[in-house]
RNA sequence: AACUCGGUCUCACGCGGCGAAGCCCCCGAACCAUGUCAGGACCUAGCGGUAGCAGCAUUAAGGGGUAACCUUCGGGUGUCGUGAAUCGCCGAGUUACA
Repeated sequence: AACUCGGUCUCACGCGGCGAAGCCCCCGAACCAUGUCAGGACCUAGCGGUAGCAGCAUUAAGGGGUAACCUUCGGGUGUCGUGAAUCGCCGAGUUACA
């Protein structure tokens, strides 16, 4: 110096893991959400109808709780695996030269 092997550097994919959010449960709008609307009010000759307070129910925003599964996102996640790019660095072996 060359060749071979292995490791490392760049990228991608896959697997596992970590974190966050969603999903799940509870609470939750006196009025500016929905539904049902007692009482009462209005309209009607009457039958009946209209709007609708309180209450109740379901929730929105929001708050709290949450072991695992699932979904999404993220990384200086891993004595992980595979492939691609590069031929830069390190180690070992072989050969040749000096």
Molecule: Bacterial small signal recognition particle RNA
Organism: uncultured Anaerolineae bacterium